Annotation: The RNA shown here (SAM riboswitch aptamer (S box leader)) has 126 nucleotides. Its Rfam family is "SAM riboswitch aptamer (S box leader)". Its family is annotated with regulation of gene expression in the Gene Ontology.
[in-house]
RNA sequence: AUGUUAUAAAGAAAGGCAGAGGGAUUAGACCCGAUGAAGCCUUAGCAACCCUUCGGUAAAUCGAAGAAGGUGCUACAUUCUACCUUUGUUCUGAAUUUGUUUCAGAAUCUAAAGGAAAGAUAACAC
Numbered sequence: 001a002u003g004u005u006a007u008a009a010a011g012a013a014a015g016g017c018a019g020a021g022g023g024a025u026u027a028g029a030c031c032c033g034a035u036g037a038a039g040c041c042u043u044a045g046c047a048a049c050c051c052u053u054c055g056g057u058a059a060a061u062c063g064a065a066g067a068a069g070g071u072g073c074u075a076c077a078u079u080c081u082a083c084c085u086u087u088g089u090u091c092u093g094a095a096u097u098u099g100u101u102u103c104a105g106a107a108u109c110u111a112a113a114g115g116a117a118a119g120a121u122a123a124c125a126c
Stems, first nucleotide, its partner, number of pairs: 002125006013043005021032003026082004044074003049070002051066006078118001083115005089107007
């Protein structure tokens, strides 16, 4: 690097160096930033993927507790939207038993839900 699986609206920051960018990428939006961005270092913390202990199971694995070690993380939902589906809204057309009913199409606005894709992290495989 590639593949598989799992996870994500919870949680957790101070100091030093540095000096203008940053929130992955593209576009748009919204934000953060000289009251100091990125990056690096120190310390602290969060969490519990790997891990440790205990219990159950034939096993896969499940539950509880823990935090020494390996990672990770410590603005904003993975900051939001983008692609698909459903619902809703509006518009247009048609049908019609005339019931603001049914069907078709469209819209971008707007809203909601679900999914996908991409990225992130972990574990494993190669």
The sequence was found by an Rfam model in a public genome assembly.